Description
The prediction has a mean pLDDT of 81. The RNA shown here (c-di-GMP-I riboswitch aptamer) has 88 nucleotides and comes from Texcoconibacillus texcoconensis. Taxonomically the source falls in Texcoconibacillus (Bacteria, Bacillota, Caryophanales, Bacillaceae). The sequence was found by an Rfam model in a public genome assembly.
RNA sequence: UUUAAUAAUAGGCAAACGGCUUGAAAAAGUCGGACGCAAAGCUUUAGGGGCUAUAGCUGUAAAAACGGUAUGCCAGCCAGCUGCACGU
Repeated sequence: UUUAAUAAUAGGCAAACGGCUUGAAAAAGUCGGACGCAAAGCUUUAGGGGCUAUAGCUGUAAAAACGGUAUGCCAGCCAGCUGCACGU
């Protein structure tokens, strides 16, 4: 994947890791792959927490290095919102 049977349902998502791509990075997309998840569905300046920071801004400075800072990223960290099946 196909067929058959049962049947409320027989399905959904997809970690690590690898290929390709994007990004300053964190990380993301896609293909493979399954660790797991009854919400691992949606939502981030506007609830908390974490990650990154020569992207940008900024401190010191002649310059480099170094430091600070999310508006960047994580919802499979908690959280908010919504939803499916069965039983009582």